Notes
Predicted 3D model of a 517-nucleotide part of an RNA (small-subunit ribosomal RNA, 5' domain) from a metagenome. The prediction has a mean pLDDT of 86.
[in-house]
Context: one part of a larger RNA
RNA sequence: GGAUGAACGCUGGCGGCGUGCCUAACACAUGCAAGUCGAACGAGAACCCAUGAAUUCGUUCGUGGGGGACAGUGGCGCACGGGUGAGUAGCACGUAGCUAACCUGCCCCGGAGCGGGGGACAACCACUGGAAACGGUGGCUAAUACCGCGUACGCUCGCCUGCCUGUAAAUGGCGGCGAGGAAAGGAGCGCUUUCGAGCGCUUCGCUCUGGGAGGGGGCUGCGGCCCAUCAGGUAGUUGGUAGGGUAACGGCCUACCAAGCCGACGACGGGUAGGGGACCUGAGAGGGUGACCCCCCACACUGGCACUGAGACACGGGCCAGACUCCUACGGGAGGCAGCAGUGAGGAAUAUUGCCCAAUGGACGCAAGUCUGAGGCAGCAACGCCGCGUGAACGAUGAAGGCCUUCGGGUUGUAAAGUUCUUUUCUGGGGGAAGAGACAGGACGGUACCCCAGGAAUAAGUGUCGGCUAACUACGUGCCAGCAGCCGCGGUAAAACGUAGGACGCAAGCGUUAUCC
Repeated sequence: GGAUGAACGCUGGCGGCGUGCCUAACACAUGCAAGUCGAACGAGAACCCAUGAAUUCGUUCGUGGGGGACAGUGGCGCACGGGUGAGUAGCACGUAGCUAACCUGCCCCGGAGCGGGGGACAACCACUGGAAACGGUGGCUAAUACCGCGUACGCUCGCCUGCCUGUAAAUGGCGGCGAGGAAAGGAGCGCUUUCGAGCGCUUCGCUCUGGGAGGGGGCUGCGGCCCAUCAGGUAGUUGGUAGGGUAACGGCCUACCAAGCCGACGACGGGUAGGGGACCUGAGAGGGUGACCCCCCACACUGGCACUGAGACACGGGCCAGACUCCUACGGGAGGCAGCAGUGAGGAAUAUUGCCCAAUGGACGCAAGUCUGAGGCAGCAACGCCGCGUGAACGAUGAAGGCCUUCGGGUUGUAAAGUUCUUUUCUGGGGGAAGAGACAGGACGGUACCCCAGGAAUAAGUGUCGGCUAACUACGUGCCAGCAGCCGCGGUAAAACGUAGGACGCAAGCGUUAUCC
């Protein structure tokens, strides 16, 4: 000198764009942050219409139609998006490869199919336990829920080891034979109807299978911290055989057998740490960092475990244990902000319990749409960068005042006053968007922006002045009080302390501290 997620002191006019718990992965009140589908299914309240009965004329009950709330079965989503950096020195990450050892819901392309049956369980009803959370028993019921049967182009398995490609190695590809394994319907329109329904077309779905895209699992080479005052480490340890397990290879796991395996090219141990793209600095080499944004990983009160599922060992799912907090009728229960706000605590220190789904994106849905603290906006903070302003021109051989003085004068200083002008900004008034790809629809927002009026009006500080280093005098003080980044100043004329005048630097900032180059 540059830089910062900064903080502190003094000061502070505006705008744009960014950024904002670095500390306690400390504890959390409250609200919201993941739902959606009635075009899978049964049931159906309020209310409305028609009608019948009763009526104490208030109304009540029944039947049919409409209506659709809440809850339930079922599907898809909840594994994304959002947060954090605790752990991790690891195939975690980066890069380059391998997978002849693998998976893949939704989406795209292709092939084949969708036949015929069955039994339940919620909701609901009855009874019933409990303070609650939540249940229990019996009974009824639908489905794209569940279970058999039939069929099988592909598929899987076995046999044929017959053919082909090709490798380090067939567990790959093709062919033949045999065995095994699927499914679900809904809606719209039209026709028919015995009024139960049936058929056709379209569309959304369903089943099996080949391929694709995108996503993921696994393996390997190489690369990137400190300590040798850590030198030996290892028993599923290293390899084999057999088996289990997985989507899949593998000591991943188990039994048996062998005795191996790693290590000064640093094993093992200890400390520290999420990794990368990048960011800061530097001419570069390098050094330092890993906030914001993007990719990957890990975690979700702590530890463990599995279930469901295409995908989790699952932040706002489950079970167990633990710590903590809360409720309780004392029998028993409930909870997890490292989501967005917000609170306490810690700290030098870090914001609103805001608005909207209008846009972008996501989930569900045929759609209308619903949900979305993702996101878009607004609020707070000079925290940063950038831009603008605090007026402009003229104006004295130079007012007053201040300071200095050799008492002549010098300086503040064209500075002020004064005259003329302008209106960025400010205030008031008027108009007023784009963002919304056919119509309509805008949180931001009466915002940006435009026009008019008013009036220099509303707006300057901070640090320094001994040398380094740009800027000097006076007074006070007298090794005192004090200054100080280094050298060093101060003991009676201090350009170094304090005050004043002046000057120099930067400027809505200026200094200080901390850290990196």